[in-house]
Context: one part of a larger RNA
RNA sequence: UUGGGUUUAAAGGGAGCGUAGGCGGGUUGUUAAGUCAGUCGUCAAAGCCUGUGGCUCAACCACAGCCCGCGACUGAUACUGGCGGCCUUGAGUGCGGAUGAGGUGGAUGGAAUUCGUGGUGUAGCGGUGAAAUGCUUAGAUAUCACGAAGAACUCCGAUUGCGAAGGCAGUUCACUGGGCCGCAACUGACGCUGAAGCUCGAAAGUGCGGGUAUCAAACAGGAUUAGAUACCCUGGUAGUCCGCACCGUAAACGAUGGACACUCGCUGCCGGCGAUAUACAGUCGGUGGCCCCGCGAAAGCCUUAAGUGUCCCACCUGGGGAGUACGCCGGCAACGGUGAAACUC
Repeated sequence: UUGGGUUUAAAGGGAGCGUAGGCGGGUUGUUAAGUCAGUCGUCAAAGCCUGUGGCUCAACCACAGCCCGCGACUGAUACUGGCGGCCUUGAGUGCGGAUGAGGUGGAUGGAAUUCGUGGUGUAGCGGUGAAAUGCUUAGAUAUCACGAAGAACUCCGAUUGCGAAGGCAGUUCACUGGGCCGCAACUGACGCUGAAGCUCGAAAGUGCGGGUAUCAAACAGGAUUAGAUACCCUGGUAGUCCGCACCGUAAACGAUGGACACUCGCUGCCGGCGAUAUACAGUCGGUGGCCCCGCGAAAGCCUUAAGUGUCCCACCUGGGGAGUACGCCGGCAACGGUGAAACUC
RNA backbone atom coordinates (compact mmCIF):
# COMPACT_ATOMS: atom_id res chain seq x y z
C1' U A 1 0.00 0.00 0.00
C1' U A 2 -4.10 -3.45 -0.18
C1' G A 3 -7.13 -4.64 3.68
C1' G A 4 -9.49 -4.32 8.76
C1' G A 5 -11.55 -1.37 12.50
C1' U A 6 -13.33 2.91 16.34
C1' U A 7 -20.39 1.58 22.84
C1' U A 8 -17.28 -1.63 26.61
C1' A A 9 -10.85 -4.71 23.65
C1' A A 10 -6.30 0.55 20.60
C1' A A 11 -9.50 4.15 18.19
C1' G A 12 -15.36 9.61 17.27
C1' G A 13 -12.33 15.60 17.26
C1' G A 14 -15.81 18.88 23.69
C1' A A 15 -19.36 21.59 20.35
C1' G A 16 -20.84 24.81 16.35
C1' C A 17 -20.12 28.05 11.90
C1' G A 18 -17.58 27.59 7.65
C1' U A 19 -12.97 28.15 3.35
C1' A A 20 -10.57 24.80 0.01
C1' G A 21 -11.63 19.97 -1.34
C1' G A 22 -14.68 15.45 -1.80
C1' C A 23 -19.68 13.89 -2.83
C1' G A 24 -24.55 15.28 -4.73
C1' G A 25 -32.34 15.23 -6.98
C1' G A 26 -35.77 14.66 -11.72
C1' U A 27 -35.95 15.71 -17.11
C1' U A 28 -33.97 17.41 -21.79
C1' G A 29 -30.43 19.42 -25.39
C1' U A 30 -25.36 20.05 -26.52
C1' U A 31 -20.12 18.92 -25.89
C1' A A 32 -16.97 14.62 -25.93
C1' A A 33 -12.80 15.93 -20.82
C1' G A 34 -13.18 11.09 -18.02
C1' U A 35 -14.90 6.17 -20.12
C1' C A 36 -15.13 2.50 -24.34
C1' A A 37 -13.77 0.66 -29.45
C1' G A 38 -10.78 0.53 -33.94
C1' U A 39 -6.40 2.08 -36.75
C1' C A 40 -1.48 4.11 -36.84
C1' G A 41 3.11 5.49 -34.34
C1' U A 42 6.31 4.42 -30.35
C1' C A 43 7.79 1.04 -26.55
C1' A A 44 16.71 -0.32 -28.88
C1' A A 45 19.10 -5.17 -28.41
C1' A A 46 19.20 -8.97 -24.85
C1' G A 47 15.86 -10.89 -21.13
C1' C A 48 10.57 -12.51 -19.19
C1' C A 49 6.10 -15.00 -21.34
C1' U A 50 3.70 -18.05 -25.57
C1' G A 51 4.56 -21.08 -29.90
C1' U A 52 7.87 -23.64 -33.33
C1' G A 53 12.62 -25.46 -34.38
C1' G A 54 18.36 -26.90 -33.69
C1' C A 55 22.32 -29.40 -30.58
C1' U A 56 20.50 -37.62 -28.71
C1' C A 57 17.41 -34.67 -23.94
C1' A A 58 18.06 -30.55 -20.83
C1' A A 59 20.64 -26.31 -19.70
C1' C A 60 21.91 -23.49 -24.04
C1' C A 61 20.76 -21.43 -28.88
C1' A A 62 17.68 -19.70 -33.22
C1' C A 63 13.05 -17.87 -35.34
C1' A A 64 8.14 -15.85 -34.85
C1' G A 65 4.63 -13.38 -31.72
C1' C A 66 2.04 -11.01 -27.82
C1' C A 67 0.80 -8.12 -23.29
C1' C A 68 1.16 -3.32 -20.80
C1' G A 69 2.21 2.02 -21.06
C1' C A 70 2.30 6.66 -23.80
C1' G A 71 0.96 9.76 -28.16
C1' A A 72 -2.04 10.84 -32.56
C1' C A 73 -6.33 10.05 -35.58
C1' U A 74 -11.30 8.17 -36.44
C1' G A 75 -15.65 6.78 -34.06
C1' A A 76 -19.45 5.42 -29.81
C1' U A 77 -22.42 8.42 -25.98
C1' A A 78 -25.08 4.47 -21.40
C1' C A 79 -22.65 6.48 -17.01
C1' U A 80 -19.50 10.70 -14.68
C1' G A 81 -17.92 15.72 -15.94
C1' G A 82 -18.45 20.90 -18.73
C1' C A 83 -22.22 24.34 -20.83
C1' G A 84 -27.55 25.58 -21.63
C1' G A 85 -33.16 24.97 -20.99
C1' C A 86 -37.13 23.13 -17.95
C1' C A 87 -39.13 20.80 -13.14
C1' U A 88 -40.35 20.30 -7.68
C1' U A 89 -40.04 15.95 -4.23
C1' G A 90 -34.19 17.86 -1.40
C1' A A 91 -33.09 22.81 0.72
C1' G A 92 -34.84 27.63 1.82
C1' U A 93 -38.61 31.77 2.11
C1' G A 94 -43.66 33.50 3.25
C1' C A 95 -48.46 33.34 6.02
C1' G A 96 -51.00 31.30 10.41
C1' G A 97 -50.63 28.66 15.22
C1' A A 98 -48.94 26.59 19.56
C1' U A 99 -44.59 25.39 22.78
C1' G A 100 -40.30 25.35 26.25
C1' A A 101 -35.43 25.82 33.32
C1' G A 102 -33.01 28.39 25.22
C1' G A 103 -29.97 33.31 25.73
C1' U A 104 -28.93 38.63 27.55
C1' G A 105 -30.15 42.78 30.72
C1' G A 106 -33.21 44.92 34.62
C1' A A 107 -36.76 44.81 38.68
C1' U A 108 -38.65 42.09 42.70
C1' G A 109 -40.36 37.92 46.70
C1' G A 110 -40.39 34.58 50.82
C1' A A 111 -37.98 30.82 53.74
C1' A A 112 -33.35 29.50 55.66
C1' U A 113 -28.24 30.88 57.37
C1' U A 114 -24.88 34.12 59.86
C1' C A 115 -24.20 38.65 62.29
C1' G A 116 -25.97 43.08 65.16
C1' U A 117 -29.43 45.54 68.84
C1' G A 118 -33.17 44.87 72.51
C1' G A 119 -36.56 41.55 75.57
C1' U A 120 -37.55 36.76 78.29
C1' G A 121 -34.54 33.27 80.76
C1' U A 122 -30.32 30.31 83.46
C1' A A 123 -26.28 26.87 83.33
C1' G A 124 -24.88 24.89 80.33
C1' C A 125 -24.30 24.63 74.78
C1' G A 126 -22.03 22.22 70.91
C1' G A 127 -20.01 17.90 68.99
C1' U A 128 -19.01 12.30 68.72
C1' G A 129 -18.64 5.58 68.15
C1' A A 130 -17.04 7.78 72.73
C1' A A 131 -14.67 12.32 73.63
C1' A A 132 -11.95 16.63 73.49
C1' U A 133 -10.48 21.20 71.24
C1' G A 134 -14.36 25.30 70.82
C1' C A 135 -18.49 28.71 72.83
C1' U A 136 -20.69 30.32 77.73
C1' U A 137 -22.18 33.94 84.46
C1' A A 138 -18.53 40.10 80.68
C1' G A 139 -25.19 35.75 80.55
C1' A A 140 -24.11 31.56 75.84
C1' U A 141 -27.51 27.60 73.85
C1' A A 142 -33.06 28.12 73.63
C1' U A 143 -37.01 31.73 72.55
C1' C A 144 -39.46 36.59 70.86
C1' A A 145 -39.12 41.37 68.26
C1' C A 146 -36.51 44.58 65.05
C1' G A 147 -32.44 45.39 61.74
C1' A A 148 -28.26 44.15 58.21
C1' A A 149 -25.76 41.21 54.57
C1' G A 150 -24.67 37.74 50.92
C1' A A 151 -25.83 33.41 48.39
C1' A A 152 -29.21 29.75 46.71
C1' C A 153 -34.28 29.18 44.93
C1' U A 154 -38.40 24.29 49.06
C1' C A 155 -43.05 22.23 47.04
C1' C A 156 -44.50 21.95 41.73
C1' G A 157 -40.38 18.29 39.60
C1' A A 158 -41.12 13.85 36.22
C1' U A 159 -37.82 7.86 32.54
C1' U A 160 -40.61 16.06 31.88
C1' G A 161 -38.91 20.29 28.79
C1' C A 162 -35.17 23.58 26.05
C1' G A 163 -30.27 24.19 23.88
C1' A A 164 -24.94 22.66 18.93
C1' A A 165 -22.24 21.25 23.02
C1' G A 166 -20.81 23.20 27.75
C1' G A 167 -25.29 23.83 30.09
C1' C A 168 -30.28 26.00 31.69
C1' A A 169 -35.01 26.01 37.41
C1' G A 170 -38.41 31.57 42.69
C1' U A 171 -41.57 35.61 40.29
C1' U A 172 -41.89 39.40 36.64
C1' C A 173 -40.65 43.01 32.56
C1' A A 174 -37.88 44.30 28.09
C1' C A 175 -34.91 42.61 24.07
C1' U A 176 -33.69 38.13 21.47
C1' G A 177 -32.18 32.90 19.09
C1' G A 178 -34.00 28.06 17.69
C1' G A 179 -36.80 23.97 16.56
C1' C A 180 -42.14 22.04 15.75
C1' C A 181 -47.08 21.87 13.43
C1' G A 182 -50.66 23.58 9.60
C1' C A 183 -51.33 26.01 4.65
C1' A A 184 -48.83 25.04 -0.13
C1' A A 185 -48.24 31.27 -1.97
C1' C A 186 -42.74 32.09 -3.52
C1' U A 187 -37.30 30.68 -5.02
C1' G A 188 -35.80 26.53 -8.09
C1' A A 189 -30.80 21.89 -6.26
C1' C A 190 -29.63 27.26 -3.78
C1' G A 191 -27.70 20.61 -0.97
C1' C A 192 -24.42 17.14 2.44
C1' U A 193 -19.77 16.93 4.70
C1' G A 194 -15.86 19.79 6.01
C1' A A 195 -8.58 19.60 6.19
C1' A A 196 -7.17 24.68 7.57
C1' G A 197 -9.56 28.92 10.00
C1' C A 198 -12.96 31.40 13.29
C1' U A 199 -16.40 31.20 17.45
C1' C A 200 -18.53 28.96 21.87
C1' G A 201 -16.87 25.93 25.76
C1' A A 202 -18.44 22.80 33.27
C1' A A 203 -15.39 23.01 37.42
C1' A A 204 -10.81 24.45 39.07
C1' G A 205 -7.07 28.14 38.13
C1' U A 206 -4.96 33.39 36.73
C1' G A 207 -4.91 39.25 36.42
C1' C A 208 -7.41 43.88 38.00
C1' G A 209 -11.52 45.95 40.78
C1' G A 210 -15.66 44.92 44.02
C1' G A 211 -18.28 41.65 47.45
C1' U A 212 -18.05 37.92 51.31
C1' A A 213 -23.85 35.15 54.51
C1' U A 214 -22.87 29.97 53.80
C1' C A 215 -19.64 26.26 52.63
C1' A A 216 -14.60 25.42 52.45
C1' A A 217 -8.61 23.42 49.56
C1' A A 218 -4.30 25.28 52.41
C1' C A 219 -3.50 25.95 57.53
C1' A A 220 -4.24 25.49 63.16
C1' G A 221 -6.12 22.78 67.10
C1' G A 222 -8.88 18.29 69.26
C1' A A 223 -9.50 13.11 68.64
C1' U A 224 -8.39 8.13 66.43
C1' U A 225 -3.97 5.26 65.68
C1' A A 226 1.86 1.56 66.33
C1' G A 227 2.09 6.07 63.36
C1' A A 228 -2.37 9.31 61.09
C1' U A 229 1.07 14.94 57.18
C1' A A 230 -6.04 11.12 56.49
C1' C A 231 -11.06 9.43 57.39
C1' C A 232 -14.33 12.11 62.54
C1' C A 233 -14.71 16.99 65.40
C1' U A 234 -13.87 22.60 66.46
C1' G A 235 -12.12 26.68 63.82
C1' G A 236 -10.46 28.78 59.19
C1' U A 237 -7.84 31.72 54.40
C1' A A 238 -7.85 31.53 49.14
C1' G A 239 -12.00 30.23 46.56
C1' U A 240 -17.25 29.85 46.17
C1' C A 241 -20.63 35.46 44.23
C1' C A 242 -20.40 40.14 40.68
C1' G A 243 -17.81 43.13 36.55
C1' C A 244 -13.97 43.09 32.80
C1' A A 245 -10.01 40.18 30.67
C1' C A 246 -7.40 35.40 30.32
C1' C A 247 -7.16 30.01 30.55
C1' G A 248 -9.34 25.97 26.89
C1' U A 249 -9.30 21.32 29.90
C1' A A 250 -13.02 16.91 31.82
C1' A A 251 -15.63 9.88 32.87
C1' A A 252 -16.66 17.67 27.88
C1' C A 253 -20.32 10.22 28.19
C1' G A 254 -25.07 7.82 24.78
C1' A A 255 -17.54 6.25 26.70
C1' U A 256 -21.75 5.63 20.22
C1' G A 257 -19.02 12.03 14.43
C1' G A 258 -22.51 14.32 10.78
C1' A A 259 -26.17 13.80 6.65
C1' C A 260 -29.69 10.96 3.66
C1' A A 261 -32.61 6.55 2.34
C1' C A 262 -34.66 1.81 3.54
C1' U A 263 -36.16 -2.25 7.14
C1' C A 264 -41.49 -6.38 12.05
C1' G A 265 -44.45 -5.07 16.09
C1' C A 266 -46.29 -3.63 21.35
C1' U A 267 -46.51 0.23 25.07
C1' G A 268 -45.88 5.21 27.97
C1' C A 269 -44.93 10.52 27.94
C1' C A 270 -44.22 15.75 25.54
C1' G A 271 -45.67 19.65 21.39
C1' G A 272 -48.97 20.27 17.14
C1' C A 273 -52.64 18.87 13.34
C1' G A 274 -56.94 16.06 12.35
C1' A A 275 -61.49 14.20 14.60
C1' U A 276 -64.99 15.82 18.22
C1' A A 277 -69.51 10.94 19.39
C1' U A 278 -68.62 9.34 25.73
C1' A A 279 -65.78 5.87 21.42
C1' C A 280 -62.47 3.69 17.59
C1' A A 281 -58.19 5.59 16.06
C1' G A 282 -54.98 8.47 12.18
C1' U A 283 -50.74 11.81 11.08
C1' C A 284 -45.99 14.98 11.82
C1' G A 285 -41.94 16.11 15.23
C1' G A 286 -39.57 14.79 19.89
C1' U A 287 -38.50 11.71 24.28
C1' G A 288 -38.61 6.73 27.19
C1' G A 289 -39.56 1.16 28.04
C1' C A 290 -39.90 -3.81 25.62
C1' C A 291 -39.11 -6.84 21.37
C1' C A 292 -38.85 -9.86 15.52
C1' C A 293 -35.35 -10.09 11.61
C1' G A 294 -30.55 -8.65 11.32
C1' C A 295 -25.98 -7.41 13.72
C1' G A 296 -22.42 -8.42 17.75
C1' A A 297 -16.71 -11.78 20.96
C1' A A 298 -20.36 -11.35 24.32
C1' A A 299 -22.81 -7.87 27.40
C1' G A 300 -26.17 -6.05 24.40
C1' C A 301 -28.11 -2.76 20.06
C1' C A 302 -32.60 -3.08 17.42
C1' U A 303 -37.01 3.01 12.86
C1' U A 304 -33.40 7.73 18.46
C1' A A 305 -29.39 0.88 15.24
C1' A A 306 -24.37 -1.03 17.30
C1' G A 307 -29.35 -3.49 11.09
C1' U A 308 -29.04 -2.66 5.36
C1' G A 309 -26.60 0.97 1.99
C1' U A 310 -24.31 5.84 0.01
C1' C A 311 -21.22 10.37 0.95
C1' C A 312 -17.74 13.39 3.80
C1' C A 313 -14.65 14.30 8.13
C1' A A 314 -11.85 12.60 12.58
C1' C A 315 -9.22 8.69 14.74
C1' C A 316 -6.67 3.37 15.78
C1' U A 317 -2.37 -0.33 14.61
C1' G A 318 0.92 -4.71 21.30
C1' G A 319 2.11 -3.25 26.91
C1' G A 320 5.57 -0.11 29.55
C1' G A 321 8.78 4.05 28.59
C1' A A 322 4.76 8.51 27.74
C1' G A 323 0.74 12.07 26.69
C1' U A 324 7.01 12.03 28.82
C1' A A 325 11.65 14.42 26.19
C1' C A 326 13.11 17.76 22.38
C1' G A 327 11.54 21.42 18.86
C1' C A 328 7.66 24.65 17.41
C1' C A 329 2.93 27.29 18.43
C1' G A 330 -0.33 29.49 22.28
C1' G A 331 -0.57 31.45 27.59
C1' C A 332 0.74 36.66 32.67
C1' A A 333 1.44 32.09 34.97
C1' A A 334 -0.48 27.43 36.02
C1' C A 335 -0.26 24.96 31.91
C1' G A 336 -2.39 23.65 26.94
C1' G A 337 -1.71 21.90 21.63
C1' U A 338 1.41 19.06 18.49
C1' G A 339 4.28 14.73 19.93
C1' A A 340 8.93 10.89 19.48
C1' A A 341 13.16 7.58 20.54
C1' A A 342 16.63 4.60 23.19
C1' C A 343 15.60 0.74 26.36
C1' U A 344 12.43 -3.17 28.12
C1' C A 345 8.50 -7.23 28.31
Predicted 3D model of a 345-nucleotide part of an RNA (small-subunit ribosomal RNA, central domain) from an uncultured bacterium. Its mean pLDDT, the model's own confidence on a scale to 100, is 87. The RNAcentral record of the full RNA draws on ENA. Rfam family: Bacterial small subunit ribosomal RNA. Rfam links the family to the GO terms ribosome and structural constituent of ribosome.